[in-house]
RNA sequence: GCAGUUGAUUAGGCAAUCGCUCGCCCUUGACGGGCUAGAGGAAAGUCCGGGCAGCAUAGGAUACAACAGUCGCUAACGGCGACCGGGGGUGACCCUAGGGAAAGUGCCACAGAAACGAUACCGCCAUCUCAAACAACAACUUGUUGCGACUGAUGGUAAGGGUGAAAGGAGUGGGGUAAAAGCCCACAGUCGACCGCGGUGACGCGUAAGAGAGGUAAACCCUGUUGGCUGCAAGGUGGCUGGUACACAUAGGGCUAUCCGUCCGUACCAACCGAUGUCCGCUUGAUCCGCCUGGCAACAGACGUGACUAGAUAGAUGAUUGUCCUCGACAGAACCCGGCUUACAGGUCAACUGCUUAU
RNA sequence: GGCACCUUAGCUCAGUUGGUAGAGCGACGGCCUGAAGAGCCGUGCGUCGUAGGUUCGAUUCCUACAGGUGCCACCA
Repeated sequence: GCAGUUGAUUAGGCAAUCGCUCGCCCUUGACGGGCUAGAGGAAAGUCCGGGCAGCAUAGGAUACAACAGUCGCUAACGGCGACCGGGGGUGACCCUAGGGAAAGUGCCACAGAAACGAUACCGCCAUCUCAAACAACAACUUGUUGCGACUGAUGGUAAGGGUGAAAGGAGUGGGGUAAAAGCCCACAGUCGACCGCGGUGACGCGUAAGAGAGGUAAACCCUGUUGGCUGCAAGGUGGCUGGUACACAUAGGGCUAUCCGUCCGUACCAACCGAUGUCCGCUUGAUCCGCCUGGCAACAGACGUGACUAGAUAGAUGAUUGUCCUCGACAGAACCCGGCUUACAGGUCAACUGCUUAU
Repeated sequence: GGCACCUUAGCUCAGUUGGUAGAGCGACGGCCUGAAGAGCCGUGCGUCGUAGGUUCGAUUCCUACAGGUGCCACCA
């Protein structure tokens, strides 16, 4: 210099005018005046988790749902960190729904004999039957066959053939047999209980009894773990007195989909005061920054006269003008927070890798 | 704001143990007719919303997006 990997960060600036929303102050009060503050890294999708609220301080079982290497972090998680196994890259580094197919069931189209309790289409072999052919070659011809060919029947053979994504799931050589075959043996290879060593662990290394087991669990299912349901349109926003109706426990109602269990009287009317199209919930918080300590890290703890801080309810955060530059992407809060996913112009910083060149 | 669901031919819809997608109407072509309509014969015209994954194989199963539809408030 070129090419690349990972992480972090930024998201036009300034000024003027007009306007909008909350809060505070002035004003008797206000529709008036003044001052301060006023979208994001994703505010989005609503995919997870938690807070919070109601149902009963949320109980048991089943059903249902979600998740799935190990160890940790956390309020919690399906998130994050580190590591293990597998895969990719020359490398920095990246990807990984990664329990169980030896509990059981289902499925594996077409093709093929057969799609997984193995099977017998061709080929090979045995026995019986039958009785003269059968095979190779373009042909001449040659070989086999009365020690029984061909045909037919029964049986044995699968690691010989073709089909298929996949064929019983261990290669070569030898033995063996009627013909065959891990049926047996030798060598090589795969998996590998137990044991030893290392590690918190997943697991790794070594030794080795033994073994040949199709695939599919993002099919049912099994194992383990977790989850009560509903979501701020949750929910709250009155107390007292009197009366009426039903019920007195095998009733009714609430708690969820069912059962158990458990809790409770319920509904209405009238009077008084209070209240009305509102108000509360509603925003300062598992916050951010700096520094120190512990930890590889995620993160945790301590310290600081440290910093920030929309809260609307038809819904504000905008428009115009001037000017500068590198000419500005995706996009707009609606209870809050931690994550994930998706969208995103251009720029900046840090660490690292490969190639090349120079010193 | 929250929750539930849908997307298959031009339109309305079928499609299940995952095996290569159909029906009705429409459209197009031919016959018939002087011409048209009706009638008769024929043609499927499709990236199963998009992308990725699981699987031998995906409209179907899983994940993420895109577009659309419906429901839910409050007391006295």